A computed fold for a 682-nucleotide part of an RNA from Saccharimonadales bacterium (SeqCode), annotated as large-subunit ribosomal RNA, domain II. It matches the Rfam family "Bacterial large subunit ribosomal RNA". Rfam links the family to the GO terms ribosome and structural constituent of ribosome.

[in-house]
Context: one part of a larger RNA
Formats: sequence, C1' cells, structure tokens
RNA sequence: UCCAGCGAGUUAUUUGUUAACGCAAGUCUAAGCCAUUUGGUGGAGACGUAGUGAAAGCGAGCCUGAAUAGGGCGCCCGAGUGUUAACGAAUAGACCCGAAACCAGGUGACCUAGCCAUGAGCAGGCUGAAGCGCAGGUAAAACUGCGUGGAGGGCCGAACCGUAGCGAGUUGCAACACGCCCGGAUGACUUGUGGUUAGCGGUGAAAUACCAAUCGAACUUGGAGAUAGCUGGUUCUCCUCGAAAUAGCUUUAGGGCUAGCGUCAUGUAGUAGCUGAUUGGGGUAGAGCUCUGUUUCGGACUGGGAGCCGCAAGGCCACCCACCCUUGACAAACUACGAAUACGAUCAGUGUAAUCAUGGCAGUUAGAACGGCGGGGCUAAGCUCGUCGCUCAAAAGGGAAACAGCCCAGAUCGCCAUCUAAGGUCCCUAAAUAUACACUAAGUGGGAAACGAGGUGAGGUUUCUUAAACAACGAGGAUGUUGGCUUAGAAGCAGCCAUUCAUUUAAAGAGUGCGUAAUAGCUCACUCGUCAAGAGACCUUGCGCGGAAAAUGUAACGGGGCUAAGUGUAUUACCGAAGAUGCGAACUUCUAGUCUAACUAGGAGUGGUAGAGGAGCGUUCCUCUCUGCUGUGAAGUCGAACUGCGAGGUUCGGUGGAGCGUGAGGAAGUGAGAAUGCUGGA
Repeated sequence: UCCAGCGAGUUAUUUGUUAACGCAAGUCUAAGCCAUUUGGUGGAGACGUAGUGAAAGCGAGCCUGAAUAGGGCGCCCGAGUGUUAACGAAUAGACCCGAAACCAGGUGACCUAGCCAUGAGCAGGCUGAAGCGCAGGUAAAACUGCGUGGAGGGCCGAACCGUAGCGAGUUGCAACACGCCCGGAUGACUUGUGGUUAGCGGUGAAAUACCAAUCGAACUUGGAGAUAGCUGGUUCUCCUCGAAAUAGCUUUAGGGCUAGCGUCAUGUAGUAGCUGAUUGGGGUAGAGCUCUGUUUCGGACUGGGAGCCGCAAGGCCACCCACCCUUGACAAACUACGAAUACGAUCAGUGUAAUCAUGGCAGUUAGAACGGCGGGGCUAAGCUCGUCGCUCAAAAGGGAAACAGCCCAGAUCGCCAUCUAAGGUCCCUAAAUAUACACUAAGUGGGAAACGAGGUGAGGUUUCUUAAACAACGAGGAUGUUGGCUUAGAAGCAGCCAUUCAUUUAAAGAGUGCGUAAUAGCUCACUCGUCAAGAGACCUUGCGCGGAAAAUGUAACGGGGCUAAGUGUAUUACCGAAGAUGCGAACUUCUAGUCUAACUAGGAGUGGUAGAGGAGCGUUCCUCUCUGCUGUGAAGUCGAACUGCGAGGUUCGGUGGAGCGUGAGGAAGUGAGAAUGCUGGA
C1' cells in the first nucleotide's frame, strides 16, 4: 500500500406533536390473583367533564377591594381517553472511537539509590614523614650529619572501577554497543552473597536524579463506557423544496438560548409583490455663507493697542487687532436653501400563494471576492468596519491562455438538428487574410509617473506678407563720443546715473552677445539689394518618443507570427454555451375529464451543501401462504443475455454438492471507502 471480515442514533421509562384504530361525557386499568401461549379478574388510581384564589374556601362564577365601582382570570361556544406507529424532548454511557488526569485496593529495591551483616580483590615500580640508632655538638638541651624506618584520601602504571574528547555506528552487533585516546587505581576504593527502606511514599556527595528499557510523582486491578462546549468517523436508491455565516443576551466570543432565514402539515381573507395616480414627513447629494467656525484681495475710516512728539491736554503714524463695505473660498459634528432615490398611507389595475396565522422538525450564528456610497488606514494592502447589490459558498457549461467570488448563462435525460449571449473570425483553433474612411512607425499595440522634446495628424487664435514677408546670400551698421560718474583702466558691452539726448541718414541702441588689461576685432538689432509665396508665435486635441535596472530561460501578445493580424468610427456576414428552439423520453405539480384507483389532454416546472419532506430496493430471523422449488442438482460462486430511472431483479450456461425461495405481514445485531479504525492475509 492492497484485499477480506468486523465496525457507529440503540434500548427502557416519562412526555409533546402528527397519523391510524377502539370506545366516547367518558376513556383506561396498575400492582396483585386465577388460568396458562398471551385469556380472565382486579376501579385502587390516572386523564377528561369548571373555574377561581397564596389559601381557608366559594362556585358560572372566583379574586382584588370598604364597595353594588373598576380591573384580572373564567362561563355563555363542550371532546376526550386508551393502544400502536413515526418524529422530537428529558433521564439514563444514549451515535461510535479518543485524553491528559482523579480516587481506592494491591504488586514491586533480582534494575537502580542509601543503609546493615558477612566475605573477597588491588601486577610491578617510585618517593621516603614520624620514630629510633650512631657520630658531631652542648653545662644540659636545641641543632647538624649519616643510617635505620616505612607514613601517605602520596607519585607512575596493569587487573578493577569510570567515561572527558574524537571517530564510527544511527532500519546498529547493541532500545546506549564499538575503536582510539583519557580519569581513579590503599581508598569518601571496588566487588560477591544475604537483608532492609514503597508511591499523599522511599532513597538521593542534589541531576527532579533513581525506585525492573516506565518517574514533576512506579506498575497493576477496580470506580469506569470518568469527563471531552474539542478532533476524526458515521454504511442502500430515487423524487420535491432548500438555508445560514445576522441581531439580542451569555465567565460569552471556534459553545449555547431566543429571534431571523429553510421545510412539512393545517387554515384563511384578491394576501404578498409589481405598475400607475394621489398624498405625506425628511435635511442626504448638491448648493450656499444668514448662523457656528475657518479664510482671500482691495477700501474706508469708527474703536482699541503699539511706536514717535509733547509737562499735560493732545497731535502724528507707511505698524497690529476688531468692526464696516467690497472681491473670492472651505466644513462629518455649519444651514436663510435643497433634490433623485428610498420609506409610509390611500385609490385603481395586475397578481394560482411568492403573503399571513397556528403547530411539528431542523440547520445556521468562522463567510469570501467584486461593484456603488461611506468610516479607519497612507483616498496603502488578497487590509479592516458599516450599508446597498451581485456571484461563490451550495453552480456545472461558454469567455477571461491557465484562474471559487470577474463577463455571459442557471445542467431532468437523449439527438452526427437550428438560432444566439459574452467573446471572437491569419495559423495553432470553430468562424472575414470582410468592407469604407482615418490614425500609428513606436512591434506602440503587448506593463508604469512626475518631467522632457522642431515625432506626426486635426481644429482654432493671432502677427507679417507681390506696397515683396520668413530663410539664405551681397552691402551698410555711422557721427558728437572714450556720454557722465566711478576707476589703475571702464572707450556700446565690471558697476552706478539718465531728458538713453542729438546729428547724418535707406538704416544704425549712448548698444543683443562673443572678445580685450583697456583699446582693437567678430556679431546682433535696424536698413538697402538679389530672390519669389507663403512665413512666424501661441492655444486645444488624437496617436506615438524618452524617462524604463534583477535575480534557473526568451519570459510584460497563450505561442507562431503580424505594419495589420495594431488603434478609432461605421457597416454587413459568420463562429460561438449544458442558454433558446426542434424531435423523442422520464419525473413532479396544477387544471379539466371519467364514481374512486389509475389513465388521458393541456399548462407550469425538474443545479444544489447544511437541512426538512415523500416513495422505494436489498440483508437476517419469525408467522401464515404457495398442499412452492430441490441429487433429473438447493445455497454459494464464475460468465452472459434480458429487465427496472435507481437501490436491484429474472433467466440461461459452467462450477458446486444440500438445502432454498414466492406472496401477505411482523421484528431488527439491516447495507461500509474513509475513523493515523480493529483482526487476519498478501
């Protein structure tokens, strides 16, 4: 990993609703007893027939109350009860498996920790304490030397005990071993045997260590099916409808309760919805600036303040603030205004249930993206919160290369039929190498901003222009004067000043740049000539250009490739889905027909998770039945055909070798793919 078998809403009691049946103002017995295959007996008692009050109690009334008031609950209007079944609830292990833990009683110190008793072990070598002896020394000592001696948690190092480092082992030789190297090795040493201490405990040179591969509290049996608001799993088929991820409360937030939304039953009034008309309230969008605040330009002069003058009175003022007039603005917590929508009501039309009421049963209360309007955030986030909508969730199909939430569109089934949607029509790839007119030259298209630019198309404004413009070329561009000042110098051209003037002129600045130390020199404005028809400046706009650097590999059109097969406008045709239509089939439901059942005709419908409802298939056993089948071959098993929407069924053939089924009912150990399921096998 696979296969086979086993494997999860059960049972009891009480209770609610629904259905069926019995009896009915009544219904039913319970325990027990007698019988014994299911009967009889038993009326204690339960529910109902009357309520009301806390109660005594009273009673079609009762209670409250001083009340004959008022008010509350009742009567007038009657249906219950028992059994069975289905679906819920409660109490029980209560759908199944699963803790870590808690408590009680026992079993363990053959492992290991400490202790007790009694034994055992430690090659060899080294060092040489005290004491003692002799000699020296002394008054005697001390002391010194030489010997002797053999101390030590002494030294080196095997056995023995240990394991710091490295290697290797890591499905190992081994659930801790192996190799090298290393520590202790007469001691707080090591070790044999026997004994002792027990879990709310022992032992511990202390690590929460060890107490039998188990230790922040051993193991084992029991309480015990502990509890688990948590995770996982929960087994046949078809049909109808079909959610929620919200609100309130919660030691509550991944759990509950009630409501909302689903389903089923019963009942009901043109109910809900939609459309039109009429009629309401509003203070949002917008707008506005009266109010509350913010704020701009200009003015006037009124008040206050600052500054200056003045002894003071007071005066001056190019400063500040407020008020006033005028100009221009801003606001969720501003409004003298004010929509569209939305919401409410009335009337009318439409409207086969989508509405409402009562009751049974749920599930849901982790939601997600996208679009509109807003809050938070950075007008950040696949961010977060609210609201309105939509899709996914619970929705397949077509498009978006691929892509839950985007666009189109909602799959009952079949068809080698037709038409379309979004999106497309050169090839991959179904359909236009379609038509007309433009634009783009950037592979822009096919990623990006501020900003930059004689790219190019369109529209517009304006200036000059045959009295010759713009560009180019030829020529001039002068004089007072080197203007004055300043300056070392300042001569058009460092800087300052201004009656930037005047003269000659076709024209020529007291000078537009370059240049010089200052001059000089080059040039411009300006003018004439040559030439001959448009030229310049600006605004708006279409499409392009630059700005443009990233990590495996082109890699920012899905690819090929495209100058249209790009972009814009317009038009026609075609392709394109499980959409629509056509033909055939099935089912549900409504209407009509027939007495019902069932059928026929017509209409509408049939995506679906949680979930509600309906109808069935199959397995095991029991009762009756077929006076069923079976060695002339049962069950099982393998294969085929037929049949049913399906779960399944029937028949035939092989195998097999002894039991098995139909019909009507009943009862369940009743259906397996999942639970890191259990057992066995491969």